RNAcentral holds the sequence, with entries from MGnify.
A computed fold for a 71-nucleotide RNA from a soil metagenome, annotated as transfer RNA.
The prediction has a mean pLDDT of 82.
It matches the Rfam family "tRNA". Rfam classes the family as a transfer RNA.
[in-house]
RNA sequence: UGGGGAGUGGUGUAGCCGUAGCACGGGGCACUUUGGAUGCCUUAGCGCAGGUUCGAGUCCUGCCUCCCCAG
Numbered sequence: 001u002g003g004g005g006a007g008u009g010g011u012g013u014a015g016c017c018g019u020a021g022c023a024c025g026g027g028g029c030a031c032u033u034u035g036g037a038u039g040c041c042u043u044a045g046c047g048c049a050g051g052u053u054c055g056a057g058u059c060c061u062g063c064c065u066c067c068c069c070a071g
Base pairs, nucleotide, nucleotide: 001070002069003068004067005066006065007064010024011023012022013021018054025043026042027041028040029039030038047063048062049061050060051059
């Protein structure tokens, strides 16, 4: 440099253009002699900038970061 793949809460991971979910984690409460476990509530997110659309995590364009292959 060319080709391919991946960027979603603190972490991992889903998401036929139509309410952004799940698990772990964090906080609070209950239970418990304490801790742990369990139950309930809660917390926080679409890499960046444009475009298409009534509507974009999803489609298009350009960048950025990471991984793989080739040179």